RNAcentral holds the sequence, with entries from ENA.
This is a predicted structure of a 423-nucleotide RNA (Bacterial RNase P class A) from Thalassobaculum sp.
It is recorded under the gene name rnpB.
It matches the Rfam family "Bacterial RNase P class A". The family's RNA type in Rfam is ribozyme.
């Protein structure tokens, strides 16, 4: 210098002007209520305090690394629930540790990839059972035999020998048998490589590798190492059912709590006002009580009067509870941020010090200008650089916290790997 791996950080800066939201202090006006005083004594006037509303002035705070997706785990709230266990359903799944908890994080193990730094893996159980293994292929799970190879035998030929009968060899075909080395199919074919062996072959025998069983050593463990035995039986799939171990009540801040308007509606008590029918209760069976229901009248409404039609309906007072609109709380001191020290490889834990850091709800956190910062394009210049134009990523709190995942212009820092060059 080039190419790359991993980890961390920033997410334009400063100033001016105009706004938005919240909070604190001061101040002006208005309203309610209370206190004190006065008067023409229910109603008014003066002064003061609390609270609320609308303004003004000044000070302070005001989005994120993901505020996002709402995927996982918790806090908090309400509901259900005597405890525990089991069943059903859901989830997690190598080992150890961290944590309030987790499906997260850290460290390790095993497998795979890369020359390497390093990266990836839903990674328990298939000799408990069931199921599946498409197409192709002879055969896909009590293995099987298509081509091939080998042996025997028969037949038509050919070659050699022989006077001949016949003998020997051989191509092709049929039949009987052996074989699983080779070919072919497949994701996968009942261990692999080599030597020996054999008619041809084969764990048939042997060596190494793999596999299984038990032993010893190391490790908390996953697991690793060593030597022994076994000739090899036991294919794959559990993101198929299933088995094993562990975990899990439900709903969610529109949770939930408080106050509470109305000529909305419910109840109790008291007073007042008609009739009829029904119901209910009581009854001495004659009736009585009753606003429980219906009809009519009375009353009320549409400017007034009459008729007709329509609509509403017991009226008044006192008290009580629920609750809609609305308002307030929940709602910002927390598994909190930062710095230092200690323990730990680390995740993380402990101690000390320090800081207070958004709380909107038709939903604030913005706009303009200037300078600078990087940056793209065009032009100039040997170059540093200068001039002009453009744009400044993804996105935006809504109860909070820990994670994961996804989006992201551009830039900075650290550690490490491979290669090239110079000394």
């Nucleotide at each position: 210098c080039c190419a790359g791996a991993c980890g961390g950080c920033c997410g334009g800066a400063u100033g001016g002007c105009c706004g938005c939201u919240u909070u604190c202090g001061g101040u002006g006006c208005c309203g309610c209520c209370c206190c004190g005083g006065g008067a023409a004594u229910c109603g008014c006037c003066c002064g003061g305090a609390c609270c609320g509303g609308c303004g003004c002035c000044g000070g302070g705070g005001g989005a994120g690394g993901a505020a996002a997706g709402u995927c996982c785990g918790g806090g908090c709230u309400c509901c259900a629930c005597g405890g525990a266990a089991a069943c059903a359903g859901g989830g997690u799944g190598c080992c150890g540790g961290g944590u309030a908890a987790c499906g997260c994080c850290c460290g390790g193990c095993g497998g795979g990839g890369g020359c390497g730094a390093c990266c990836c893996c839903a990674g328990g159980g298939a000799a408990a059972g069931u199921g599946c293994c498409a197409c192709a292929g002879a055969a896909a799970g009590c293995a099987a035999a298509c081509c091939g190879c080998c042996u025997g035998u028969c037949g038509c030929g050919c070659c050699g020998g022989g006077a001949g009968a016949c003998c020997g060899g051989u191509u092709c075909g049929g039949c009987a048998g052996g074989u699983a080395a080779g070919g072919g199919u497949g994701a996968a074919a009942g261990g692999g490589u080599g030597c020996g062996g054999u008619a041809a072959g084969a764990g048939c025998g042997c060596a190494c590798c793999g596999c299984g069983c038990g032993c010893c050593c190391g490790g908390c463990a996953a697991c690793g190492g060593g030597g022994g035995c076994g000739g090899c039986a036991c294919g794959g799939c559990a993101a198929a059912c299933c088995c094993c171990a562990c975990c899990c009540g439900g709903a969610g801040c529109a949770a939930g709590a408080u106050c509470a308007a109305g000529u909305a509606g419910g109840g109790a008590c008291g007073g007042c006002c008609g009739g009829c029918c029904g119901g209910u209760u009581c009854u001495u069976c004659g009736g009585a009580a009753u606003g429980c229901g219906g009809c009519c009248a009375c009353g009320c409404g549409g400017g007034u009067u009459u008729u007709c039609g329509c609509g509403c309906c017991g009226c008044c007072g006192u008290c009580c509870g629920g609750g809609u609109c609305g308002a307030u709380c929940g709602c910002g001191c927390g598994a909190g941020g930062c710095g230092c020290c200690c323990g730990g490889c680390a995740a993380c834990g402990g101690g000390c010090g320090u800081c207070c850091c958004a709380g909107a709800u038709g939903a604030a956190u913005g706009g303009c200008c200037a300078u600078c910062c990087a940056u793209g394009c065009g032009g100039g210049g040997c170059a540093a650089c200068c001039c002009g134009c453009g744009g400044g990523a993804c996105a935006g709190a809504a109860c909070c916290c820990g994670g994961c995942u996804u989006a992201c212009a551009g830039g900075c820092c650290g550690u490490c790997u491979g290669g090239c060059g110079u000394u």